[in-house]
Context: one part of a larger RNA
RNA sequence: GAACGAACGCUGGCAGCGUGGAUUAGGCAUGCAAGUCGAACGGGAACCUGUGGGUUCAAGUUUUCGGACAAGAACCUGCGGGGGAGAGUGGCGAAAGGGUGAGUAACGCGUGGGUAAUCUGCCUCUAAGUUGGGGACAACGGUUGGAAACGGCCGCUAAUACCGAAUGUGGUCCCCCGAGGCAUCUCGGGGUGAUCAAAGGUGGGGACCCUUCGGGGCCUGCCGCUUGGAGAGGAGCCCGCGUACCAUCAGCUUGUUGGUGGGGUAACGGCCUACCAAGGCUUACGGUUAGCUGGUCUGAGAGGAUGGUCAGCCACACUGGGACUGAGACACUGCCCAGACUCCUACGGGAGGCUGCAGUCGAGGAUCAUUGGCAAUGCGCGAAAGCGUGACCAUGCGACGCUGCGUGGAGGAUGACGGCCCUCGGGUUGUAAACUCCUGUCAUUCGGGACAAAUCGUCCGGCCCUGAAUAGGGGUUGGGCUUGAUGGUACCGGAAGAGGAAGCCACGGCUAACUCUGUGCCAGCAGCCGCGGUAAUACAGAGGUGGCGAGCGUUGUUC
Numbered sequence: 001g002a003a004c005g006a007a008c009g010c011u012g013g014c015a016g017c018g019u020g021g022a023u024u025a026g027g028c029a030u031g032c033a034a035g036u037c038g039a040a041c042g043g044g045a046a047c048c049u050g051u052g053g054g055u056u057c058a059a060g061u062u063u064u065c066g067g068a069c070a071a072g073a074a075c076c077u078g079c080g081g082g083g084g085a086g087a088g089u090g091g092c093g094a095a096a097g098g099g100u101g102a103g104u105a106a107c108g109c110g111u112g113g114g115u116a117a118u119c120u121g122c123c124u125c126u127a128a129g130u131u132g133g134g135g136a137c138a139a140c141g142g143u144u145g146g147a148a149a150c151g152g153c154c155g156c157u158a159a160u161a162c163c164g165a166a167u168g169u170g171g172u173c174c175c176c177c178g179a180g181g182c183a184u185c186u187c188g189g190g191g192u193g194a195u196c197a198a199a200g201g202u203g204g205g206g207a208c209c210c211u212u213c214g215g216g217g218c219c220u221g222c223c224g225c226u227u228g229g230a231g232a233g234g235a236g237c238c239c240g241c242g243u244a245c246c247a248u249c250a251g252c253u254u255g256u257u258g259g260u261g262g263g264g265u266a267a268c269g270g271c272c273u274a275c276c277a278a279g280g281c282u283u284a285c286g287g288u289u290a291g292c293u294g295g296u297c298u299g300a301g302a303g304g305a306u307g308g309u310c311a312g313c314c315a316c317a318c319u320g321g322g323a324c325u326g327a328g329a330c331a332c333u334g335c336c337c338a339g340a341c342u343c344c345u346a347c348g349g350g351a352g353g354c355u356g357c358a359g360u361c362g363a364g365g366a367u368c369a370u371u372g373g374c375a376a377u378g379c380g381c382g383a384a385a386g387c388g389u390g391a392c393c394a395u396g397c398g399a400c401g402c403u404g405c406g407u408g409g410a411g412g413a414u415g416a417c418g419g420c421c422c423u424c425g426g427g428u429u430g431u432a433a434a435c436u437c438c439u440g441u442c443a444u445u446c447g448g449g450a451c452a453a454a455u456c457g458u459c460c461g462g463c464c465c466u467g468a469a470u471a472g473g474g475g476u477u478g479g480g481c482u483u484g485a486u487g488g489u490a491c492c493g494g495a496a497g498a499g500g501a502a503g504c505c506a507c508g509g510c511u512a513a514c515u516c517u518g519u520g521c522c523a524g525c526a527g528c529c530g531c532g533g534u535a536a537u538a539c540a541g542a543g544g545u546g547g548c549g550a551g552c553g554u555u556g557u558u559c
Base pairs, nucleotide, nucleotide: 001559002558003557004556006555007554008553009552010551013405014404015403016402017401018400019398020397026361027360028359030358031357032356035092036091037090040089041088047082048081049080050079051078052077053076054075055074056073057072060069061068062067099316100315101314108243109242110241111240112239113238114237115236118235119234120233123231124230125229126228127227128226129225130224131165133163134162140155141154142153143152144151145150170196171195172194173193174191175190176189177188178187179186180185200223201222202221203220204219205218208217209216210215244288245287246286251281252280253279256278257277258276259275260274261273262272263271291313292312293311294310295306296305297304298303318339319338320337321336322335341352342351343350344349369395371394372393373392377391378389379388380387381386408438409437410436411435418429419428420427421426442500444495445494446493447492448491452486457481458480459479460478461477462476463475464474465473466472503548504547505546506545507544508529509528510527514543515542516541517540518539524531525530
């Protein structure tokens, strides 16, 4: 000099863009952060309505004045219809997105390869199929246990839930042939061989058939389902090289190193196991520190330091261990066990996990709102409308950083007053002020007022494809309607008026900038050299000057 996720002191007008728990991976009140699908399925509350019955009223008609009849109303109830809440079965998602850096010196990361040792839901393309049956379990009803959390028993029921059967284009295993390669092998063809599937839902159509008159068969579309092949994207495993310090760590190792048989995995492998052999490593082993990278800072570069925000990878989710489900987890807001802690309890037993967004306590020099919205972008589910989304988009707070703008401009000498200095002549502050003429950025106020919106869907048209079809469906194109949290914000225009907007540090040398007063080795200053003991340009105050400027200094850290 440059830099910072900075802090502290003094000061502080506006805007834009960034950025903000670095310490206790300490403990957490409260709210929200993962749902969605009724076009997979059964049942179905509130409410509305039709009809029947009952109770209580009742305009009115009639009366022998006792009463009789009665439109209509309210409530209760039986059977239907509409309705679709809240639960339940089932599917997909919940393994993404979000957070943190504790652990890890490691194939963890980076880079380049291998997989002939592998897996892959959703998506794209492609081939074939989607036949015919069965038995349950929730919800629900009944009963019962418990303070609660949560259950037990009995009974009914649906499905794209579950289970047999058929078929086998194909896949897998076995056998044969051919080609190729990198040892194990891979690819292609063949075989009366063995084995392995499935589920439906929802629109439209009009001849015909069936019908419980609701509909179904038939034809056709869309969404699904099953078995394969190929791809894309994703993931697993392996290898070469690189990846901190300490030798005041010199030897380490028994599943250890290798083999055989077996097991296990999607897959190779001591990954596991039995037996056999006795090997294997050496900057090993041990200790300390640390997430790694793209990058960032500095530097002319070489290098050094660093890894916050953003992006990629990894690891973790109160601590330790474990598996289940699933295409994918050994799973942050899933399960089980153990432990510590907190809470509830009827003392028998239960509940919980902010290293998600806000927020709180603590510790700390130190780090924000318990805000708005799904309008955009993206993700999940859904045919879609849509729903959800503390991802995200916005707003708020902090001069924390960068950038921009302003705090006025021009003229103005009796060089005014005041201050300070003085050799008492004057000098300086200083065109600075006053004063005159202007301007209107920002702030204030009044009015107008966005971009971000593209869609999706639906309606009206054109063209193409499918199809028996001028239904329906798909694609494309044109037009109309519809959607904004920010926000009456940005921006634009009008009005008034210099009005509301400057400080901080330094002035002995390094180092730009000097005098006076006070103090008297005191009080104090100080980055280094050093100042201060009666003339201190070095302390304190003042005037002046220099530097930077909404900042300026100090401290810390890096180069």

Small-subunit ribosomal RNA, 5' domain from a metagenome, 559 nucleotides, folded computationally. The full RNA is in RNAcentral, with records from SILVA. Model confidence (mean pLDDT): 83 of 100.